A computed fold for a 107-nucleotide RNA from Clostridium luticellarii, annotated as SAM riboswitch aptamer (S box leader). RNAcentral holds the sequence, with entries from Rfam. Of the family's consensus pairs, 97% are formed in the model. Model confidence (mean pLDDT): 80 of 100.
[in-house]
């Protein structure tokens, strides 16, 4: 970096630092000095991970529960909206993909 796969409607501090930007990208719409982005510390949740249990296959993987010691992750708005197809139609919306984040495995 790149390919295969799963998830993206719930969840998470009126702490501490520090000092202006931030929400990937583009339009839009927002946060944010009543102090952001980071980064300690605290939380969240269960993807890898450990336990049981149940049908099966007989190679090991699947399902359901339950833990969080340990690898990640995450902690305004739905992945804050649409970005391209389709439906619907004044409009509002509804599907779906593409992009993207994240875990897993493979070159």
């Nucleotide at each position: 970096u790149u390919c295969u796969u799963a998830u993206c409607a719930a969840g998470a501090g009126a702490g501490g630092u520090g000092g202006a930007g931030g929400g990937a990208c583009u339009g839009g719409c927002c946060c944010u000095a009543u102090g952001a982005u980071g980064c300690c510390c605290g939380g969240c949740a269960a993807c890898c991970u450990g336990a049981a249990u149940a049908a099966a296959u007989u190679u090991u993987a699947u399902a359901u529960u339950c833990a969080a010691u340990g690898g990640u992750g995450c902690c305004a708005a739905u992945u804050c909206c649409a970005g391209c197809a389709g439906g619907a139609a004044u409009a509002c919306c509804c599907u779906g993909a593409a992009a993207g984040a994240u875990g897993a495995g493979a070159g």